RNA sequence: CGAGACGUUCGGACGGCUGCGGUAAAAUUUGUUUUUAACGAGGAAAGUCCGAGCUCCAUAGGGCAAGAGUGUUUGCUAACGGCAAAUGGGGGCGACCCUAAGGAAAGUGCAACAGAAAUAAACCGCAAACUUUGUUUGUAAGGAUGGAAAGGCGAGGUAAGAGCUCACCGACCCUUUGGCGACAAAGGGUGCCCUGUAAACCCCACUCGGAGCAAGACGGGGAAGCGAGUCCCGGCGGCCCGCCGGCGCUUCCGUUUUAGUUCGCUUGAACCGUGCGGCAACGUCCGGUCUAGAUAGAUAGUCGUCCAAGACAGAACUCGGCUUAUAGAACGUCUCGUUUU
RNA sequence: GGACCAUUAGCUCAGCUGGCAGAGCACGCGACUUUUAAUCACGGUGUCCCGCGUUCGAAUCGCGGAUGGUUCACCA
Numbered sequence: 001c002g003a004g005a006c007g008u009u010c011g012g013a014c015g016g017c018u019g020c021g022g023u024a025a026a027a028u029u030u031g032u033u034u035u036u037a038a039c040g041a042g043g044a045a046a047g048u049c050c051g052a053g054c055u056c057c058a059u060a061g062g063g064c065a066a067g068a069g070u071g072u073u074u075g076c077u078a079a080c081g082g083c084a085a086a087u088g089g090g091g092g093c094g095a096c097c098c099u100a101a102g103g104a105a106a107g108u109g110c111a112a113c114a115g116a117a118a119u120a121a122a123c124c125g126c127a128a129a130c131u132u133u134g135u136u137u138g139u140a141a142g143g144a145u146g147g148a149a150a151g152g153c154g155a156g157g158u159a160a161g162a163g164c165u166c167a168c169c170g171a172c173c174c175u176u177u178g179g180c181g182a183c184a185a186a187g188g189g190u191g192c193c194c195u196g197u198a199a200a201c202c203c204c205a206c207u208c209g210g211a212g213c214a215a216g217a218c219g220g221g222g223a224a225g226c227g228a229g230u231c232c233c234g235g236c237g238g239c240c241c242g243c244c245g246g247c248g249c250u251u252c253c254g255u256u257u258u259a260g261u262u263c264g265c266u267u268g269a270a271c272c273g274u275g276c277g278g279c280a281a282c283g284u285c286c287g288g289u290c291u292a293g294a295u296a297g298a299u300a301g302u303c304g305u306c307c308a309a310g311a312c313a314g315a316a317c318u319c320g321g322c323u324u325a326u327a328g329a330a331c332g333u334c335u336c337g338u339u340u341u
Numbered sequence: 342g343g344a345c346c347a348u349u350a351g352c353u354c355a356g357c358u359g360g361c362a363g364a365g366c367a368c369g370c371g372a373c374u375u376u377u378a379a380u381c382a383c384g385g386u387g388u389c390c391c392g393c394g395u396u397c398g399a400a401u402c403g404c405g406g407a408u409g410g411u412u413c414a415c416c417a
Stems, first nucleotide, its partner, number of pairs: 001337010012306007020040002023037005042312001046323002049321005054212004061241004067208005072086005087101001088099004102203002107201002109197003123143002125139006151169002154166003170192001171190008216263002218260001221253007232246005270289004275284003307310001342416002344411005351366004360397001368384002371381002390406005
């Protein structure tokens, strides 16, 4: 210099004027208005795909069935289908990347077309016999079909062949060693009997109650009569157990304001800095900060200066993740190639 | 805001227990007719919404996305 790999941060800046939202203070005033002050969208606020908090249904209980999900190991976490570090497999010269990765020897299903044959073999070929343009037998080394054809390759062997025999590689089984573990390495044994598919049913192991802030709270009480019922009714959205509650209508008394200027609503597994532990995810001590909360829904308009000329995009209960969209800018670590020293 | 559903020919829909993508209407061409309609015969029309994966093989199975729809006989 060229070509790449991985990661982190930012994603217009500064100033003037006008306007909007809630909050605090003050004034005005009758539940409004004004003034002042500080604050006012994102890395994804999005998709609503997972996991939680919170709320109601019972405090979410036991068993069975059904259904849904997850699927190498160890750890992290409030939890997770997330993340980290490893293991096995695959790709790349490499930095590095990808991986829904239990079981096909419990059982069932499926494998079109082609091909002689698809879980079971003789179409061609090879060889032998009888015999003559064929028949019978042996044979899976070769051809042909297919995604898949009875481990691969070499040697011996044979009529021709064949794990029939042997060496190496592969597969399976056993033992030892190392590792928390997935697993790896070494040694020995078995000629190898058992195709693929579980993102087909299924089996195994583990997990899961439902609904969602348009959840919900404020939001209830007493007396009398009539009807039904005690082996009844309702709830726990399947069944059983178990638990909880007591109904409907009418009248009267008392209370309250609710088509809401209420609460839930934003201080939180929060953020920032530093140190320590850990390979890392992450945890933790100390110090500091307060950072939208609307309910027809604010976060904008305009002017000036600058540059790289501004992408995707707008909170609606809140967090942790994943996924998807995203013009461009800056920084760090590493790999390969070329040239020079 | 939340919840749910759909996407296959020009239109309306089948096919979704994986194996050559179909029906009706519409359209084109031919016959019949003086002509048109109707009728009869023939024919084409396809990015199965898009991408990635599983599989020998995907409209169909899995994941991710896009678009559209349901709105007081979906939720106050």
Predicted 3D model of RNase P RNA and transfer RNA as a complex of 417 nucleotides. The coordinates come from a structure-prediction model, not an experiment, and the mean pLDDT is 75. It holds a member of the Rfam family "Bacterial RNase P class A". From the family's description: Ribonuclease P (RNase P) is a ubiquitous endoribonuclease, found in archaea, bacteria and eukarya as well as chloroplasts and mitochondria. Gene Ontology terms of the family: tRNA processing, dimeric ribonuclease P complex and ribonuclease P activity.